[in-house]
Context: one part of a larger RNA
């Protein structure tokens, strides 16, 4: 180097775009770099292998042969890879016409609830718990009626629903805007796939500056419980949660399953299109999303046209447990810390 793997045993980067690189559809004619054949040269000797011979034998030595699997040059071949020129349409894309959607962005609007405040009614309790107490209340609480203010979240619809690359996205209206699917023919004519570095996006928490703060609520205070209770339960409550701008760059970022393409029984749901028809609880078909299941796979659990089956292309990653995702160094960050990433030693 080759050989094995990555759902759960170690192992798929959180996701996407994309540079280099790797790989690449059908067909015709050339070229001949790879490839194949031949010829010539070279490939020192010794060694190795084979045969014969010489030391009484062997080791050893001598002679001859083969080999030295390589390199160079020349002559051919043209199936495959490559390359040049031309052609094609099944990959990819564009156009046209429709469709569905919590996809994104910004602005505005709405009702229910909660809390607070004001006013009315009304009187002794209310809260809370396993039981209580802290707490609130005769300075009139809780309850109830009317009004006002504020902030945050959007009940029902709601669903193995839908959309998005992932993170994620749910009241309503409008603005701007991305992607997807289906159908028809038309057009371009391989324009494709993957993607080291790189760039962008990236929940929550956290950080910076300035706002905002109803509810909830790390820290903190108090009440309980308990042997203790720095907890679980209760009453309060700061940061935070919200907004704007800028950082952070991590998660059980999970389908613990990389992306793309082709092939390999079906059955039953469901979402969005299209076509046909006997109009039916219909049939066919494309794209999603689920359940079960054949072949096959798997250590098993299970997976099974949405593969973990059969193959190909490219990338990432793994190599006993601990030490350790740590130290050191480097890069990034305001910090918190992140990324990269050992060894001694030990079992």
């Nucleotide at each position: 180097c080759u050989g094995g793997g990555c759902u759960u045993a170690a192992a798929g980067a959180g996701c996407u775009c994309g540079u280099a690189g790797g790989u690449g559809g059908u067909u015709a004619a050339g070229a001949a770099a790879g490839u194949u054949g031949g010829u010539g040269g070279u490939g020192a000797a010794a060694u190795c292998c084979c045969a014969a011979g010489g030391c009484u034998u062997a080791a050893c030595c001598u002679u001859g042969g083969a080999a030295c699997u390589g390199c160079c040059a020349c002559c051919a071949a043209a199936a495959c890879u490559u390359u040049u020129u031309g052609a094609c349409u099944a990959g990819a894309g564009u156009a046209u016409g429709a469709u569905a959607g919590a996809g994104g962005u910004a602005a505005g609007u709405g009702g229910a609830a909660u809390u607070u405040c004001u006013a009315g009614u009304g009187u002794a309790g209310a809260g809370g718990u396993g039981a209580a107490a802290u707490u609130c209340g005769u300075a009139g609480a809780u309850a109830u009626u009317a009004g006002a203010a504020a902030g945050a979240a959007c009940a029902c619809c709601a669903a193995u629903u839908g959309c998005g690359a992932a993170g994620g996205c749910a009241a309503c209206u409008u603005u701007c805007u991305g992607g997807a699917u289906c159908a028809u023919u038309a057009c371009u004519g391989a324009c494709a796939c993957u993607g080291a570095g790189g760039a962008g996006c990236g929940a929550a928490a956290g950080c910076a500056u300035g706002g905002g703060u109803a509810g909830c609520g790390a820290a903190g205070a108090g009440g309980a419980u308990u042997a203790g209770a720095u907890a679980c339960c209760c009453u309060c409550g700061u940061a935070g949660u919200c907004c704007a701008u800028g950082c952070c760059g991590u998660a059980a970022a999970c389908g613990a399953u990389g992306u793309g393409u082709g092939c390999u029984a079906g059955a039953c749901g469901u979402u969005g299109g299209a076509a046909a028809u006997u109009u039916a609880g219909u049939u066919u078909u494309c794209a999603g999303u689920g359940u079960c299941g054949c072949a096959g796979c798997a250590a098993a659990a299970g997976c099974g046209u949405u593969a973990a089956g059969c193959a190909c292309a490219c990338c990432g990653c793994c190599u006993g447990g601990g030490g350790a995702g740590u130290a050191c160094g480097a890069c990034c960050g305001c910090a918190a810390g992140g990324u990269u990433a050992a060894a001694a030693c030990u079992c």
Small-subunit ribosomal RNA, central domain from an uncultured bacterium, 347 nucleotides, folded computationally. The coordinates come from a structure-prediction model, not an experiment, and the mean pLDDT is 87. RNAcentral holds the full RNA, with entries from ENA and SILVA. Rfam family: Bacterial small subunit ribosomal RNA. Gene Ontology terms of the family: structural constituent of ribosome and ribosome.